Large-subunit ribosomal RNA, domain IV from Botryococcus braunii Showa, 338 nucleotides, folded computationally.
Context: one part of a larger RNA
RNA sequence: CUCUCUCUAAGGAACUCGGCAAAAUGGCCCCGUAACUUCGGGAGAAGGGGUACCCUCUUUUUGAGGGUCGCAGUGACCAGGCCCAGGCGACUGUUUACCAAAAACACAGGUCUCCGCAAAGUCGCAAGACAAUCUAUGGGGGCUGACGCCUGCCCGGUGCCGGAAGGUGAAGGGAGUGGGUUAUGAGACGCCUCGGCGACGAAGAAGCUUACAACCGAAGCCCCGGUGAACGGCGGCCGUAACUAUAACGGUCCUAAGGUAGCGAAAUUCCUUGUCGGGUAAGUUCCGACCCGCACGAAAGGCGUAACGAUCUGGGCACUGUCUCGGAGAGAGACUCG
Numbered sequence: 001c002u003c004u005c006u007c008u009a010a011g012g013a014a015c016u017c018g019g020c021a022a023a024a025u026g027g028c029c030c031c032g033u034a035a036c037u038u039c040g041g042g043a044g045a046a047g048g049g050g051u052a053c054c055c056u057c058u059u060u061u062u063g064a065g066g067g068u069c070g071c072a073g074u075g076a077c078c079a080g081g082c083c084c085a086g087g088c089g090a091c092u093g094u095u096u097a098c099c100a101a102a103a104a105c106a107c108a109g110g111u112c113u114c115c116g117c118a119a120a121g122u123c124g125c126a127a128g129a130c131a132a133u134c135u136a137u138g139g140g141g142g143c144u145g146a147c148g149c150c151u152g153c154c155c156g157g158u159g160c161c162g163g164a165a166g167g168u169g170a171a172g173g174g175a176g177u178g179g180g181u182u183a184u185g186a187g188a189c190g191c192c193u194c195g196g197c198g199a200c201g202a203a204g205a206a207g208c209u210u211a212c213a214a215c216c217g218a219a220g221c222c223c224c225g226g227u228g229a230a231c232g233g234c235g236g237c238c239g240u241a242a243c244u245a246u247a248a249c250g251g252u253c254c255u256a257a258g259g260u261a262g263c264g265a266a267a268u269u270c271c272u273u274g275u276c277g278g279g280u281a282a283g284u285u286c287c288g289a290c291c292c293g294c295a296c297g298a299a300a301g302g303c304g305u306a307a308c309g310a311u312c313u314g315g316g317c318a319c320u321g322u323c324u325c326g327g328a329g330a331g332a333g334a335c336u337c338g
């Protein structure tokens, strides 16, 4: 010097990002116990007192009275620190096995949507299986996330649902048109016992084949409606009141419609340590307000909320070697010798 401990005058968070760590509290009995509250809770709230042994009485427990000893009676050990305010999440749970336990996930509850059962949905090429030996008070999917008060406007775009008149519209069908093929074969040529034969050959029906094709032709799309707890969106400029300032009011442009309630410098505020108030001697944090919301806002829910939390933030009491600022001691290392 390092580690694990013990003690420490006076002070008591002045330490530090931050009371991290340590100290303090601690069992049992009695008294007593606030705001708030979903009336269950909060609560072991907080804050006090007691705690051993002997005798008597009462019913042994327990209680009452009296007495005894010690510095000390949960006689050693083991055994909540507490309070105030705020953010987030209702809660108990779950999670990154091995740097994150949370405000993330889940959750009961809410709502939308699909599915009538050989269900929808999922796995599989299929057989088949799950759903389910279920049956809409059921099963699948999405979003939200207890509870309370609520959840505004926009259907123009996208999606979904409904509609079927018209437009478009594939395979397929197909009136018909063209080509190829040729039974036949005009014609001219050759041979020849004039009637035939041979090769060439224009044209060419039906059939077959090939190319094209009017027209018919479903869904879808176009089209017409609906739908937001579907994807999403929810304005600008100018003027105006008898101080000033501001603008209930007016004008104008644009839009599908221009953000309602509630909240708001917020887990969201750039400017910003906004301004005012509180707390401190002094406060970029914190709490309460204001509203100029760069860029909150209503189930990617809005605003509250008792209880809960190894959550996050601010303050206080108690307590302390965290510190002023160090010191002393014990043990284990380091170091020396072996």
Stems, first nucleotide, its partner, number of pairs: 001333008010324002014322001019319001027051005036041001038146001052068006069073001081317007088309002093105002109144007121130003147304004152234003157231002159227005166222003172216002176212006184203001187200001189198003235253005262296001263293001274290005
The RNAcentral record of the full RNA draws on ENA and SILVA.